[in-house]
RNA sequence: GCGCCCGUAGCUCAGUGGUUAGAGCACUGCCCUUAUAAGGCAGGGGUCGACGGUUCAAAUCCAUCCGGGCGCA
Numbered sequence: 001g002c003g004c005c006c007g008u009a010g011c012u013c014a015g016u017g018g019u020u021a022g023a024g025c026a027c028u029g030c031c032c033u034u035a036u037a038a039g040g041c042a043g044g045g046g047u048c049g050a051c052g053g054u055u056c057a058a059a060u061c062c063a064u065c066c067g068g069g070c071g072c073a
Stems, first nucleotide, its partner, number of pairs: 001072007010025004018056001027043005049065002052062002
């Protein structure tokens, strides 16, 4: 340099055009317990990597760029 894949909550990931962006773990509060753990209930936390474009509508499709991984040279 070229090709492919990935980027969504603190972490691991789902969501592949349309209802409000979600799960597990973690965190906070309460319940339970002599206490801790486990368990139960509730809650906080996201400008979906950036910027443009297509569309009535974009996390999702397209272009460029940024970051990471793999392969080829």
This is a predicted structure of a 73-nucleotide RNA (transfer RNA) from a Candidatus Magasanikiibacteriota bacterium. The organism belongs to Candidatus Magasanikiibacteriota, within Bacteria.